[in-house]
This is a predicted structure of a 100-nucleotide RNA (SAM riboswitch aptamer (S box leader)) from an uncultured Flavobacteriales bacterium.

RNA sequence: AACUUAUCAAGAAAGACGGAGGGACGGGCCCUUUGAUGUCUUGGCAACCUAGAAAUAGGUGCUAAAUCCCACUCCAUUUAAUUUUGGAGAUAGAUGAGCG
Numbered sequence: 001a002a003c004u005u006a007u008c009a010a011g012a013a014a015g016a017c018g019g020a021g022g023g024a025c026g027g028g029c030c031c032u033u034u035g036a037u038g039u040c041u042u043g044g045c046a047a048c049c050u051a052g053a054a055a056u057a058g059g060u061g062c063u064a065a066a067u068c069c070c071a072c073u074c075c076a077u078u079u080a081a082u083u084u085u086g087g088a089g090a091u092a093g094a095u096g097a098g099c100g
Base pairs, nucleotide, nucleotide: 003098004097005096006095007094008093013042014041015040016039017038021031022030023029026070027069028068043063044062045061048059049058050057051056067092072089073088074087075086076085
């Protein structure tokens, strides 16, 4: 890498470096020189794992927008329509734990 399993509408930002794209992919929409993405520091959130009677400590994770929304299938609704809206599921992805 792959596989198994749980969760994903809540929550939580300042500084330094740096200097142009970024939000996984396509479409939409959005963030961004009033400095994004990224790296680091300090803090915070959270409660998956470990220890503990507990308080708590440690290992991860997260800290714009629902996994930002949609995508594929089905049901209902609506339309001239392959359109609109809502619901359920699948796929994909992220993170933890296990396995390897």
The coordinates come from a structure-prediction model, not an experiment, and the mean pLDDT is 83. It was read from a public genome assembly, where an Rfam model found it.